[in-house]
Molecule: transfer RNA
Organism: Aquisalimonas sp.
RNA sequence: GCCCCGGUGGCGGAACUGGUAGACGCGCUCGACUCAAAAUCGAGUGGCUUUGGCCGUGGGAGUUCGAAUCUCCCCCGGGGCACCA
Numbered sequence: 001g002c003c004c005c006g007g008u009g010g011c012g013g014a015a016c017u018g019g020u021a022g023a024c025g026c027g028c029u030c031g032a033c034u035c036a037a038a039a040u041c042g043a044g045u046g047g048c049u050u051u052g053g054c055c056g057u058g059g060g061a062g063u064u065c066g067a068a069u070c071u072c073c074c075c076c077g078g079g080g081c082a083c084c085a
Stems, first nucleotide, its partner, number of pairs: 001081007010026003019065001027045006046055003058074005
């Protein structure tokens, strides 16, 4: 340099043919239980917020009524190939 795969909350990991992002699990918070803790059970858990909403899938741009998903450029990670006179 060329080719392929990937980047989504604190972590793992989903999302059909473009149609409510984060299902589900872990973790965490609060509560119940306990002398106390562990385990278990219940509720909550992306960020911001004036609580009305707004923003968010590596960054930017484009297509579209609508993009995590499609197109282009760039960044980062992994793998393969080539070059190394």